Predicted 3D model of a 65-nucleotide RNA (Fluoride riboswitch aptamer (crcB RNA motif)) from bacterium UBA2219. The prediction has a mean pLDDT of 76. Rfam family: Fluoride riboswitch aptamer (crcB RNA motif). Its family is annotated with positive regulation of gene expression and response to fluoride in the Gene Ontology. It was read from a public genome assembly, where an Rfam model found it.

RNA sequence: CCGCUUCAAGGGGAUGGAGUCCCCCUCAUAACUGACCUGACCGGGCUGAUGACUCCUACUGUGCC
Numbered sequence: 001c002c003g004c005u006u007c008a009a010g011g012g013g014a015u016g017g018a019g020u021c022c023c024c025c026u027c028a029u030a031a032c033u034g035a036c037c038u039g040a041c042c043g044g045g046c047u048g049a050u051g052a053c054u055c056c057u058a059c060u061g062u063g064c065c
Stems, first nucleotide, its partner, number of pairs: 009026005016056006034046001036044002
């Protein structure tokens, strides 16, 4: 100096925050960046604030005061 592995740590998992768990990535040229229509692009419409669970916030619907 290069490569591999492990530990620690950091980062990521389609719109916000927190806890727990799970998965992925490794110094960033990574993990990640939803699906449908279209040859592709442009454009159009659709679901979900979760990776999963719980709670809060925002949004939406209904009922009551």